[in-house]
Context: one part of a larger RNA
Molecule: small-subunit ribosomal RNA, 5' domain
Organism: uncultured soil bacterium
RNA sequence: GGAUGAACGCUAGCGGGAGGCUUAACACAUGCAAGUCGAGGGGCAUCACGAGGUAGCAAUACUUUGGUGGCGACCGGCGCACGGGUGAGUAACGCGUAUGCAACCUACCCUGUACAGGGGGAUAGCCCGGAGAAAUUCGGAUUAAUACCCCAUAAAGAUAUUGAGAGGCAUCUUUUGAUAUUUAAAGUUUCGACGGUACGGGAUGGGCAUGCGUAACAUUAGCUAGUUGGUAGGGUAACGGCCUACCAAGGCGACGAUGUUUAGGGGUCCUGAGAGGGUGAUCCCCCACACUGGUACUGAGACACGGACCAGACUCCUACGGGAGGCAGCAGUGAGGAAUAUUGGUCAAUGGGCGUAAGCCUGAACCAGCCAUCCCGCGUGAAGGAAGACGGCGCUAUGCGUUGUAAACUUCUUUUCCAGAGGAAUAAAAUUUUGUACGAGUACGGAACUGAAGGUACUCUGGGAAUAAGCAUCGGCUAACUCCGUGCCAGCAGCCGCGGUAAUACGGAGGAUGCGAGCGUUAUCC
Numbered sequence: 001g002g003a004u005g006a007a008c009g010c011u012a013g014c015g016g017g018a019g020g021c022u023u024a025a026c027a028c029a030u031g032c033a034a035g036u037c038g039a040g041g042g043g044c045a046u047c048a049c050g051a052g053g054u055a056g057c058a059a060u061a062c063u064u065u066g067g068u069g070g071c072g073a074c075c076g077g078c079g080c081a082c083g084g085g086u087g088a089g090u091a092a093c094g095c096g097u098a099u100g101c102a103a104c105c106u107a108c109c110c111u112g113u114a115c116a117g118g119g120g121g122a123u124a125g126c127c128c129g130g131a132g133a134a135a136u137u138c139g140g141a142u143u144a145a146u147a148c149c150c151c152a153u154a155a156a157g158a159u160a161u162u163g164a165g166a167g168g169c170a171u172c173u174u175u176u177g178a179u180a181u182u183u184a185a186a187g188u189u190u191c192g193a194c195g196g197u198a199c200g201g202g203a204u205g206g207g208c209a210u211g212c213g214u215a216a217c218a219u220u221a222g223c224u225a226g227u228u229g230g231u232a233g234g235g236u237a238a239c240g241g242c243c244u245a246c247c248a249a250g251g252c253g254a255c256g257a258u259g260u261u262u263a264g265g266g267g268u269c270c271u272g273a274g275a276g277g278g279u280g281a282u283c284c285c286c287c288a289c290a291c292u293g294g295u296a297c298u299g300a301g302a303c304a305c306g307g308a309c310c311a312g313a314c315u316c317c318u319a320c321g322g323g324a325g326g327c328a329g330c331a332g333u334g335a336g337g338a339a340u341a342u343u344g345g346u347c348a349a350u351g352g353g354c355g356u357a358a359g360c361c362u363g364a365a366c367c368a369g370c371c372a373u374c375c376c377g378c379g380u381g382a383a384g385g386a387a388g389a390c391g392g393c394g395c396u397a398u399g400c401g402u403u404g405u406a407a408a409c410u411u412c413u414u415u416u417c418c419a420g421a422g423g424a425a426u427a428a429a430a431u432u433u434u435g436u437a438c439g440a441g442u443a444c445g446g447a448a449c450u451g452a453a454g455g456u457a458c459u460c461u462g463g464g465a466a467u468a469a470g471c472a473u474c475g476g477c478u479a480a481c482u483c484c485g486u487g488c489c490a491g492c493a494g495c496c497g498c499g500g501u502a503a504u505a506c507g508g509a510g511g512a513u514g515c516g517a518g519c520g521u522u523a524u525c526c
Base pairs, nucleotide, nucleotide: 001526002525003524004523006522007521008520009519010518013378014377015376016375017374018373019371020370021336026334027333028332030331031330032329035078036077037076040075041074043071044070047069048068049067050065051064052063053062054061055060085289086288087287094214095213096212097211098210099209100208101207104206105205109202110201111200112199113198114197115196117151118150119149120148127140128139129138130137131136157182158181159180160179161178162177163176164175165174166173167172187194188193215261216260217259222252223251224250227249228248229247230246231245232244233243234242264286265285266284267283269278270277271276291312292311293310294309295308314325315324316323317322342368344367345366346365350364351362352361353360354359381412382411383410384409391403392402393401394400395399417463418462419461420460421459422458426453431448432447433446434445435444436443437442438441470515471514472513473512474511475496476495477494481510482509483508484507485506491498492497
C1' cells in the first nucleotide's frame, strides 16, 4: 500500500447493487416450513343446492332423503430420499482430476413389441359395546377398491444343462438353436382420454473400483489377527474379508507405516510483476450430519432433518398407573459474545409435488423491513463580488500579516428536498371462447382473465439556496507551524523518541495538510 462476513470511537443527506451469529453442532415459548388426487374406493361428519314431510295464510322453523355440487376422517396411489439448513465428525478414494465396470441399479419421462381371461377371502371406515386422566387402545357385527390372494395364458425375460458361429481383455461377451423349471395384469370413463402387466432400447440420476494430487509433528519408529492371501459358502443391484468356516503366514513401514494434533474438499477469493504466500463468508459442485449412540422397516431410491424402534441425557404433562418432545428449515426468544436483522407480504413470475384439468400446497423463490457492513454514483450550490468589513489569531504593534472572494451583497440554477398530477415493464403461458390450415388431432392467430413488490420506479408542474460536513493529523519516516499553558509533572508514542521554564513531539487556540458521508483506531492476511 492492498484486503475484510469485521468490531470500536466521533460524525452522518440521498440513491443503486450486494452482504449480514466468524462465538455455544448451546437450550428453545409461539406460528408457519409437504402435501395432493372424488377421473381408484366404500361412503356422508360439515357447507351449499334440489326433492319430500310436519307446523303455519305466508315469510320461516323443524325434519327426512347421498339425489347433485362437493368433501372432514378412512382405505388406496404418487410425493415426502427433492427443495431448505449446518460444518460437529472426517487426513479419507472424503474431495479434485483422469480412467474403468467382461462386476451394477435406475420410480416418473421417451421409444418399440406383446398382453390384460376367470375366481376368492379379508380389512379400515360406518354401527354396537368396553378400558383409560390423557396419549391411546380392545372386542363384536357388516362393507369396498387401481388394496391383498389364487388359477389360466405365455416368451422376446430369468435359472440350469447342452449344440453351432463370431468377437475379445484371464474370468468371458454376443448371435442363433434344443430341453427342463418358473413368473403378469386393473380398472375409471363425460367415449375425448387417463391408466395396468411383461420384456427390449434410450435418457437422466446414482453405486463400485483404480492411477495421480491433497495439513503439521520423528521431542510419534515400528504397526497389524479378519490382520495379508487362498478354497468353499452366505450376502448384495453389483465386485470384494463385506461376513462365516477351513487352510497358509502373510501384509504395511525413513519414498514416513502407526500414533497425536488440526481441518469438511473443490471451483474460487485476497495479495503479489510473477513465482509464491494466505483463504475456503456469500454463489455453484461434491461430501458428512440432523438432541447423543445404535438398529432396521417401507420404498425405484433412505438406514430417512419436520418417519419408526431401542438405549441415554435434558425439558414438559399427569388423576402417579402412564405419556409427549427434538428450529444445524423461516421468523422469533434466552444464553454466550467486541459483534450480526422482521414472530413481514405474495404464490404475480421462476421452479417443485400431486392432479386430465380447474386448482391446492410450497418461510424454495420473488419481494418488502432493519444495519454507512462493503462497493459504486450524486449532492450539500454556481457566477460575480475589496470597504481586502466586523470578529478571531499572530507580529518588528499609530500599523501590518492571516483567516479571505471567504462573508455580506447582486444575478443564476433546482440535481436533491417539499407539495401536486400522471404512472409502468416484469404477463408469457395455462384456462375459457372463437377463427384458419390440413386426414375430426395437432399447429397457428384473435379476444377474455391473472401483479406481491406498488400508486413503487419513472415522467411532468409549482416553490424556494432552499433540507444536507465531518474526521484524523501537522518532530523525522510523512503532506502540513505559530502562540499560550505545563515544567521528567500531567501526558504522548507505530519506530526513533518527546516532557527537568523559551516544547513546531504533552493540553488548548489560531492557522495548515490529508481524506470526505465518512474519518480514525484495533484485529487478521499478503